[in-house]
Context: one part of a larger RNA
Molecule: large-subunit ribosomal RNA, domain VI
Organism: Cellulomonas sp. PhB143
RNA sequence: CGCAGGAAACUUGAGAAGGGCUGUCCCUAGUACGAGAGGACCGGGACGGACGAACCUCUGGUGUGCCAGUUGUUCCGCCAGGAGCACGGCUGGUUGGCUACGUUCGGAAGGGAUAACCGCUGAAAGCAUCUAAGCGGGAAGCCUGCUUCAAGAUGAGGUUUCCACACCCCUCGUGGGUGGAAGGCACCCAGCAGAACACUGGGUCGAUAGGCCGGACGUGGAAGAAGGGACUAAAGACCUUCGCAGCUGACCGGUACUAAUCAGCCGACAAC
Numbered sequence: 001c002g003c004a005g006g007a008a009a010c011u012u013g014a015g016a017a018g019g020g021c022u023g024u025c026c027c028u029a030g031u032a033c034g035a036g037a038g039g040a041c042c043g044g045g046a047c048g049g050a051c052g053a054a055c056c057u058c059u060g061g062u063g064u065g066c067c068a069g070u071u072g073u074u075c076c077g078c079c080a081g082g083a084g085c086a087c088g089g090c091u092g093g094u095u096g097g098c099u100a101c102g103u104u105c106g107g108a109a110g111g112g113a114u115a116a117c118c119g120c121u122g123a124a125a126g127c128a129u130c131u132a133a134g135c136g137g138g139a140a141g142c143c144u145g146c147u148u149c150a151a152g153a154u155g156a157g158g159u160u161u162c163c164a165c166a167c168c169c170c171u172c173g174u175g176g177g178u179g180g181a182a183g184g185c186a187c188c189c190a191g192c193a194g195a196a197c198a199c200u201g202g203g204u205c206g207a208u209a210g211g212c213c214g215g216a217c218g219u220g221g222a223a224g225a226a227g228g229g230a231c232u233a234a235a236g237a238c239c240u241u242c243g244c245a246g247c248u249g250a251c252c253g254g255u256a257c258u259a260a261u262c263a264g265c266c267g268a269c270a271a272c
Base pairs, nucleotide, nucleotide: 001152005163006162007161008160009159010158011157015149016148017147018146021049022048023047024046025045026044027043033038051106052105053104054103055102059100060099061098062097066093067092068091069090070089071086072085073084074083075082076081110144111143112142117137118136119135120134165179166178167177168176169175180269183266184265185264187203188202189201190200191199208259209258210257211255212254213253214252215251218247219246224242225241226240227239228238231236
């Protein structure tokens, strides 16, 4: 821009894409078959490999503004307590998220038409013949079935709902213009959405994000004080108590304290 009024939601599916893999073992059955050795079809079940999708309950990884320990050094006047730098200095753990080495699931069944091939009936050609007329069976293959996209499918589909006049100008016509309806855009706060855009939620009639409060998870016993304390007289490392303490990123719930303020723009009214 189109889909002959303007919108919002929900859809149909022409068409397109994906997927389609395979092994071992057990039962049937040591049966059929075979002198024996050996050893099935058909049918049923179990467990795998590779591949793929989704997810994070478990396990593991990561985790640079989480917690703790610790070395050197500089600084905060000193002690104590901290901060900076040294690969996040190093080390041990770790929430959310993201992940595989983790978990769950998938390939199918069913239907239709067939290939090679196997048949029925059956003439031409009194016989025979699956074929000439006619009728069956028959593949991991084909069309479906399953998953995803999909009406620019210009062949532009369908359903439901919403909006549907006031005024002005004129050469009066099927003319021109202004405002605004449903609705949308823009702007702002954000997101488990995301390269931008888009999408989704929210915008004071508000819990959208931050802050704060509470909880969970994590870490692992804060500061300070008191007591003890080998060595060695002091100081001190260290230990115990106050104390499942202190701190705590993304998680859960609450709370208008802060920021989403106010304003803006577009958008039918037509045709017969």